[in-house]
Context: one part of a larger RNA
Parts: sequence; structure tokens; C1' cells
RNA sequence: CCUCUGUUAAGGAACUCGGCAAAUUGACCCCGUACCUUUGGAAGAAGGGGUGCCUUGGUAACUUCCCUUCGGGGGGUGAAGAGGUUGCAAGAAAUUGGCCCAACCGACUGUUUACCAAAAACACAGGUCUCUGCGAACGCGAAAGCGGAAGUAUAGGGGCUGACUCCUGCCCAGUGCCGGAAGGUUACGAGGAGCGGUGAGCGUAGCCGCGAAUCUAAGCCCCGGUGAACGGCGGCCGUAACUAUAACGGUCCUAAGGUAGCGAAAUUCCUUGUCGGGUAAGUUCCGACCCGCACGAAAGGAGUAACGAGUUGGGCACUGUCUCAACAGAGGACUCG
Repeated sequence: CCUCUGUUAAGGAACUCGGCAAAUUGACCCCGUACCUUUGGAAGAAGGGGUGCCUUGGUAACUUCCCUUCGGGGGGUGAAGAGGUUGCAAGAAAUUGGCCCAACCGACUGUUUACCAAAAACACAGGUCUCUGCGAACGCGAAAGCGGAAGUAUAGGGGCUGACUCCUGCCCAGUGCCGGAAGGUUACGAGGAGCGGUGAGCGUAGCCGCGAAUCUAAGCCCCGGUGAACGGCGGCCGUAACUAUAACGGUCCUAAGGUAGCGAAAUUCCUUGUCGGGUAAGUUCCGACCCGCACGAAAGGAGUAACGAGUUGGGCACUGUCUCAACAGAGGACUCG
């Protein structure tokens, strides 16, 4: 000097990306316990006090057990209070929650990248759309067959959303899906006007070939519907008796021009926006504002008690994290072998 372990004056997060690590707390009994809440919780909230041994005493009391003459007896459990007593200290060792406030995300218990990610990701109960009438849809399989299911629409498959509460706006022009069948288009096929070949040279028949009109399905065109289907949800100019702003007006475009709610947000570029709070000092945090570069309603919107080895900010307690290091122990390093 390294690794591990332990202790530390005064201070107490000044450390650091960040209290990482460590320390604090810790058991049982008693008292006491807020906001909020889905009335279950929150809650061991928080915050206090007590704890050995001896005597009272195996007493008072209780009793799921036994007996009973129903009075009780036996057995079991077993205080409170008081008095005394030892020690620095009595849950003397060991086992053995630190706590609180606020915000975000996800309701929750669960699941996951076996060996760098445990999460806000997946799942979830619940919601909704859609398919499926049973030899079901759908899946595996050249097929037979099997699963679905020894089930039958309160069932089964698929998509999206994701407890609960309040809600879920406008657009069907494009794409998709569903319905429609009058018309247009249209394959095979039917049809056969007409044309050609052969027919010893011409040519009839026959045979062979080409072949127009016309008829003809689904589909497409077309006509409707449909958004918890794929998706989309404007621009410019002017205007009020201070100024500013624009309830209001004009105009262009569109299928329709973003409703409620939320908003510098896990989304805000400019940006450390502005104001307020917290600090002596705050690019983070919280509350507002709204100029939303580029939120927005089941790729759900906004809330939300409880929950979380989740993320963020703050506080109390506590500490060698630090000011700033010291000492002790164990094992290395070093010397010898």
C1' cells in the first nucleotide's frame, strides 16, 4: 500500500449524477394516530411510555377440557397494581420495519430479456367491435383425420382498449368492410353472319380452319351504409371611444376543419418561457399562465383511494458519504524458507 471487518472528537449530506454505501429504526405490551378514501383501507400512520429478579401469587380473572348434588370442584391459561432489590445499562447477547410530504407512470396480486434491462414493458378482471347456427368460425394437415369440443351464441375464434369514476365530439371525400342490384364493363362457354383451305383445271356437297353480331357469373364501375374500421380533424385580412386584444365581419379552400378535458407535459424547438412556492442561492421540483415548433378523446381523454425492489423533487431522523483523516483486527503485499 491492497482486500475485508470494526471504532471514532467536532460538524452532520458540506459527499455525489443521485444519501450510492453505511448508519438509524427494529421484538412484545400499553397509550395514541392526520390528509385522503372505492368506507375495505390509509395504519405498525405519525408520535409517546413500559420491559430483569424477589414477594404479594400460580393470586384476581378467564376457560374451547373433566367431574358435578348445578352451589361448585379439578385441570389449563394467567394479569394489573403495590412493596423490595442488582447493575452504567434489564427486549442488557442474538433474531428483529427508518419515517414523512408532493408529483409522474402503471389500477391492483402476477409475468418478462436463463448469463448487462424487472420496468412506465407483457398480462389482467372489466369495456367494445367483429366473425361463427355446428361436419361452426378458426387452426394443423396434399389427404384421411385431429384440435376447437365430448363445447353450442350466457358458447367459441379474432382485433383494439385495459380496475373504478366522469366521459368518449366532428368528418364516409379516399381506403377497407357490409348491403344493393337497374344500367355499364367482363372470362370460359353458347352462338354463328361472314371468310378461307381441300376437293386432279373450275366448282357442288362433304370435311377442315378462322370467325362478327348476340347471350353470359362473380368482380370492377355504380347506388347506399359503416369510425371502440385504416384514417383525417385549415388559411389570409379587417374590426371595440387610451393602448392592447378581438366576442364580430369579409374571403379562399375542405369530406370535415380539434368538441370536452388537459397543457413548457415521459409530449415545448425557441427555453433556464413568464409569474408564484420552496432555498442564503433552485437548468431539477411543485402550483399557475397558454404563444399546444408538434396534447386530445378505447394506437382512448381527464381524474383517482389502495398497491410498486418503478421515476422525480423536498423534509425529519441518522450516520466516516464528506470536511479529513486516525486507530484497531484478519488476510495479502514485503523478508526468509
RNAcentral holds the full RNA, with entries from ENA.
The part of an RNA shown here (large-subunit ribosomal RNA, domain IV) has 337 nucleotides and comes from Ktedonosporobacter rubrisoli.
The organism belongs to Ktedonosporobacter, within Bacteria.